[in-house]
Molecule: transfer RNA
Organism: Coemansia erecta
RNA sequence: GGACGUUUAGUUUAGUGGUUAUAACGUCCGCUUUAAACGCGGAAGGUCGCGAGUUCGAUCCUCGCAAUGUCCU
Numbered sequence: 001g002g003a004c005g006u007u008u009a010g011u012u013u014a015g016u017g018g019u020u021a022u023a024a025c026g027u028c029c030g031c032u033u034u035a036a037a038c039g040c041g042g043a044a045g046g047u048c049g050c051g052a053g054u055u056c057g058a059u060c061c062u063c064g065c066a067a068u069g070u071c072c073u
C1' cells in the first nucleotide's frame, strides 16, 4: 500500500427499515437472614464509534473518516 471483518449500557452481547433499542453479569434499593451469602422483586445506567447521504421514517442501506483484528504484498 491492497482485500475483508468488527465498533450498541461499566463488561459481554441480541436486534436484516417502523413509533420507549434487548438480555446476562456488574452497580444501587427493597424483601428474606441474628448478620451475610444465595434467592426473589425493582431501579439507575445508551449522543447505537464520528460525520454526511438515501428514505415519510436509519442501530439496520450508501459514502468518507477513526479505532481495532485477520490475510496479502
Stems, first nucleotide, its partner, number of pairs: 001072007010025003018056001027043005049065005